The prediction has a mean pLDDT of 81. The RNA shown here (SAM riboswitch aptamer (S box leader)) has 110 nucleotides and comes from Candidatus Chlorobium antarcticum. The model forms 97% of the base pairs in the Rfam consensus. The sequence was found by an Rfam model in a public genome assembly.
RNA sequence: CUAUCAUCGAGAAAGGUGGAGGGACUGGCCCUGAGAAGCCUUGGCAACCGUCAUUCCAAUAAUGAUUGGUGCCAAUUCCAUCCUGGCAAGGAAGCCGGGAGAGAUGACGG
Numbered sequence: 001c002u003a004u005c006a007u008c009g010a011g012a013a014a015g016g017u018g019g020a021g022g023g024a025c026u027g028g029c030c031c032u033g034a035g036a037a038g039c040c041u042u043g044g045c046a047a048c049c050g051u052c053a054u055u056c057c058a059a060u061a062a063u064g065a066u067u068g069g070u071g072c073c074a075a076u077u078c079c080a081u082c083c084u085g086g087c088a089a090g091g092a093a094g095c096c097g098g099g100a101g102a103g104a105u106g107a108c109g110g
Stems, first nucleotide, its partner, number of pairs: 001110002004107005013042005021031003026080003043073003048069002050066006077102001081100007
């Protein structure tokens, strides 16, 4: 970098350093000198993988735990695009679903 599969409306921040950006891209909107990104420390969330326990004849599976491997800790993946079903409206562009696309994370391959 890429194929496949699963998940994405819940959850969880302090300190140090650093100095102006950040929220993937574009537009909007938002966060930010009452201190952005990055880096470090500590803490936490979660339960994808692992491990352990229980149930089960066993496998699968389910539930629980967390010393391990990742991940995550503003806003639904902050909102949107395309196809489509329903409702509403009829001078207003909305609301509720299904699918596709894009992206993120994990697992397992190339």